Bacterial RNase P class A from an uncultured Pseudomonadales bacterium, 384 nucleotides, folded computationally.
Rfam family: Bacterial RNase P class A. The family's RNA type in Rfam is ribozyme. About the family: Ribonuclease P (RNase P) is a ubiquitous endoribonuclease, found in archaea, bacteria and eukarya as well as chloroplasts and mitochondria.
It was read from a public genome assembly, where an Rfam model found it.
């Protein structure tokens, strides 16, 4: 100097006019509306319901005033939950998801520190990572042969048969009956690597050493990992094939549920059934509970309020912990719209602004992105 790798933080600022939705007050006000007292007209069922008038509270409209108003991903709807409802709701089969250990969390498939295994020169970065000695399946094509395989091309080949040679010892050479799987070839992949002995030539045949199984001891919670022996050693690979093991799971969702109000047609037809039946929020069985269900055409309402925003909350400091994290103590309120609130205009500074707009709410992953700033680690190759 330059490449590169991992955490983290900002989301266009600043002013000035309008102008929008909450939420707290303040004045005052409506041919608004509810709710109480009181008093009245009329009916009766003798305490209700109707008519008018008065006062005090409430909501709603106006106007002002003070505070707040979209994300790092609000997106994906892929996981997990809190919350609501079936529901008094348990066990079992099928089935769902998860897959290394040990830890955080309300849980999770997430995180987080560790193994193991690939990648990179390295900082560092991925992992769909339980079993193949329980089974079943698949690996086209080529190749001999693809999992108790298998001889094309290859080495070997004798007492034997044949030929030539001959110092009469044998020696060359031929072909066959045989042995072999070290070399080749095919193939993504060939029955464990290399080497050395051996052998007609050859094989773990048999040594070393690595791998592969196993016992032990040491570390370490533990997944491993180191060492020391044994054992030639099982017929490979695939489970993101199916399958077997471990562990785990009800279902439906705010369009969920409450309430208030108003309206209709307690409707017409069919079907199954009476504790042996139906029927009750994934299938089925068992158990339970509970006595009626189911289906078509038709009809009326879809209006308010409620859930609905104080929370596994947010920031600061301390303590614990390798870290995810947690504990205390202080401190803050930080969007609740319902056709859908934050926009417009000028002005200026700049780093010139991507990606995009909540709708019950939370922790995650995952995608999609302009630029800016911090902090840490790494250093091949080339030059001086």
């Nucleotide at each position: 100097c330059g490449a590169g790798u991992u955490g983290g933080c900002c989301a266009g600022g600043c002013a000035a006019u309008c102008g929008c939705u909450g939420u707290a007050g303040u004045a005052a006000u409506g041919u608004c509306u509810c709710u109480u007292u009181c008093a009245u007209u009329c009916g009766c069922u003798u305490g209700c319901g109707u008519u008018u008038a008065a006062a005090a509270g409430g909501g709603u409209g106006u106007a002002u005033u003070g505070c707040a108003g979209a994300g790092g991903a609000a997106a994906g709807u892929c996981c997990g939950g809190g919350c609501u409802c079936c529901a008094u709701a348990g066990g079992g089969u099928a089935g769902u998801g998860u897959g290394c250990c040990a830890g955080g969390u309300a849980a999770c498939a997430c995180c987080u520190g560790g193994g193991g295994g690939g990648c990179g020169a390295a900082a560092g970065c991925c992992u769909a990572c339980g079993g193949a000695a329980a089974g079943u399946g698949c690996a086209g094509c080529a190749g001999a042969g693809a999992g108790u395989a298998g001889a094309c091309c290859g080495c070997c080949g004798a007492u034997g048969g044949c030929u030539u040679u001959u110092u009469c010892g044998a020696a060359a050479g031929c072909a066959c009956a045989g042995g072999u799987a070290a070399g080749g070839c095919u193939g993504a992949a060939a029955g464990g690597g290399u080497g050395c002995g051996g052998u007609a030539a050859g094989a773990g045949c048999g040594c070393a050493c690595c791998g592969c199984g196993u016992u032990g001891c040491u570390g370490g919670u533990a997944a491993c990992a180191g060492u020391a022996g044994c054992g030639g050693c099982a017929a490979g690979g695939u489970a993101a094939a199916c399958c077997c093991c471990a562990c785990u799971c009800g279902g439906a969702g705010c369009a969920a549920g409450a309430c208030c109000a108003a309206a209709u047609a307690g409707g017409u037809u069919c079907c199954c059934g009476u504790u042996a039946g139906g029927c009750g929020u994934g299938a089925c069985c068992c158990g339970c509970g509970u006595u009626g269900g189911g289906a078509a055409c038709g009809g009326g309402u879809a209006g308010g309020u409620u859930g609905c925003u104080u929370g596994a909350g947010g920031u600061a400091a301390g303590c614990g912990g390798u870290g995810a994290c947690g504990c205390u103590u202080a401190u803050c309120c930080c969007a609740g719209a319902u056709g859908a609130a934050u926009g417009a205009u000028u002005g200026u500074c700049c780093u010139c602004g991507a990606c995009a707009g909540a709708a019950c709410c939370c922790g995650g992953c995952u995608u999609a992105u302009c630029g800016g700033c911090c902090a840490a680690c790494u250093c091949a190759a080339u030059u001086u």